c-di-AMP riboswitch aptamer (ydaO/yuaA leader) from a Chloroflexota bacterium, 128 nucleotides, folded computationally.
Lineage of the source: Bacteria > Bacillati > Chloroflexota.
[in-house]
RNA sequence: CCGGCUAUAGCGCCGAAUGCGACAGCAGCGGGGGAACCAGCCCGUGGGGCGAAUCGGAGAACUAACCGUAGGGCGACCUUUUCCGCCCGAGCCCGGCAGCUAACCUCGUAGGCGUUGAAAGGGCACCA
Numbered sequence: 001c002c003g004g005c006u007a008u009a010g011c012g013c014c015g016a017a018u019g020c021g022a023c024a025g026c027a028g029c030g031g032g033g034g035a036a037c038c039a040g041c042c043c044g045u046g047g048g049g050c051g052a053a054u055c056g057g058a059g060a061a062c063u064a065a066c067c068g069u070a071g072g073g074c075g076a077c078c079u080u081u082u083c084c085g086c087c088c089g090a091g092c093c094c095g096g097c098a099g100c101u102a103a104c105c106u107c108g109u110a111g112g113c114g115u116u117g118a119a120a121g122g123g124c125a126c127c128a
Stems, first nucleotide, its partner, number of pairs: 011114004018027003028109006038099001046097001047094004055068003071088005077123007
């Protein structure tokens, strides 16, 4: 100096996943269902939801793995823009059923991690 493990206290990131409360719950945030109006031709390999996570190519043909891509995240005061760099581009659920949708009904509030570029504008803080 680099890496790994463990413990404690902070800080930060993905995400709706936070605050109060002994609990039950309440608030906040997030998701689904659900009129009128509007939309709504048929067929098939039924259809649909959460999520950034779609689609294509090649390959395989049991599995695994690869190259791109719609889209998404990070680079430490906050934010806008630009450039540069790194990364993700999954998974799960409903169960024949759901377009939008006021009233209304209902569900979740977990889990997983550890970044350290630059410029311009605005704001805040600090110093003089």
Overview:
Its Rfam family is "c-di-AMP riboswitch aptamer (ydaO/yuaA leader)". From the family's description: This family represents a conserved RNA structure found upstream of the ydaO and yuaA genes in Bacillus subtilis and related genes in other bacteria. The prediction has a mean pLDDT of 82.